[in-house]
RNA sequence: AUGUGAAGUAGAGGUGCAGAUGUUCAUCAGUACUUGUUCUGAGGACGGGACCGGUGAAGAACAGGGAAAGGGAAUAUUUGCCGAAGUCCAAUUAUUUACCCGGAAAUUAGUUGGGCUGGGGCCGUAUCCGAACAGGAGCGGCACUGUCACAGAAGCCACUGCUUUUGUGGAGGGCUAUCUCACAG
Numbered sequence: 001a002u003g004u005g006a007a008g009u010a011g012a013g014g015u016g017c018a019g020a021u022g023u024u025c026a027u028c029a030g031u032a033c034u035u036g037u038u039c040u041g042a043g044g045a046c047g048g049g050a051c052c053g054g055u056g057a058a059g060a061a062c063a064g065g066g067a068a069a070g071g072g073a074a075u076a077u078u079u080g081c082c083g084a085a086g087u088c089c090a091a092u093u094a095u096u097u098a099c100c101c102g103g104a105a106a107u108u109a110g111u112u113g114g115g116c117u118g119g120g121g122c123c124g125u126a127u128c129c130g131a132a133c134a135g136g137a138g139c140g141g142c143a144c145u146g147u148c149a150c151a152g153a154a155g156c157c158a159c160u161g162c163u164u165u166u167g168u169g170g171a172g173g174g175c176u177a178u179c180u181c182a183c184a185g
Stems, first nucleotide, its partner, number of pairs: 002184005008178004014082001016081010033065007043052002046102004085117010096106002118145002121142005127137003147170010
C1' cells in the first nucleotide's frame, strides 16, 4: 500500500419527505340551529347539582330562514430535512365531547420504549379514521427507480480494476466520499 473493526463529517435517490402562512374553490348541508302551525304529553345524552318545563320538556310532520369547525383540492410564499418521514404495540400527559362536578367511550396534540417500511407511482381491498362515493392509513399485487452483492456480455485497461448493459437477489443499522483511532500487515 492493503485488510478488518469502531467513531466523526459531508453527500446522493426525485412526481423525494414533513411543517407553517395566505388566497380561492367544492364539500360539510338544506345538516346543526332557529321561527310558525299541528300531533303527542313529562321530561331535558350516563350519575349528581343548577336551571328550564302543562304559559307544554323531549320527540314527530309540514312551511320559512339557515351556519360553522375538522377534513379535501388548487395556487403562492416560506421553514426544516434524506429514517427525511410514516405506521403498529405498550406506558404516560394534556385537550374536546350541552352551565358545573364525576364517570364511560372516542377524538386531537405530544413524550418514552420496542417492532416494521430504500423511494415515489398505479391497481385492488370485506379493515381503520372520516359526513363522504373525497382523502388518508393498513393489507395485497404490478411494473418503475436509486443503491450494493453475485453472474453473463461489450468496451477501456499490462493487471488489479473502471464504464455500459442484461439477469437474479438483499436492505437505510444501508450506500458513496473523506477523515480519526485500534489491530493485522
About this RNA
A computed fold for a 185-nucleotide RNA from Paenactinomyces guangxiensis, annotated as Lysine riboswitch aptamer. NCBI's taxonomy places the organism under Bacteria, Bacilli, Caryophanales, Thermoactinomycetaceae, Paenactinomyces.